[in-house]
RNA sequence: AUAUACAAAAGCCAACCUUGGUGUGAACCAAGUUACGGAAAGCUUCAGGUCUUUAAGUUUAUUAAAUAAAGAUAGCUGGGUUACAUAU
Repeated sequence: AUAUACAAAAGCCAACCUUGGUGUGAACCAAGUUACGGAAAGCUUCAGGUCUUUAAGUUUAUUAAAUAAAGAUAGCUGGGUUACAUAU
């Protein structure tokens, strides 16, 4: 520096659920319980996707859809960045 095929060792994170709290909301934080799963399920919104809220205008009989902005999601995908062990 690269890779994670086989086999290990030390470990790590924690889906769902419950309680309390924050937020209009998507959702998030903390604790408990437990283990769906994960080689970065560590960090980061750069690009896209999905979701939420708001506004005016357009279409429409209505429902609603699309667009714009601001957010959420890193355990949606890709990118950036850091890193244990083993092997080469």
Predicted 3D model of an 88-nucleotide RNA (c-di-GMP-I riboswitch aptamer) from Methylophaga sp. The coordinates come from a structure-prediction model, not an experiment, and the mean pLDDT is 76. It was read from a public genome assembly, where an Rfam model found it.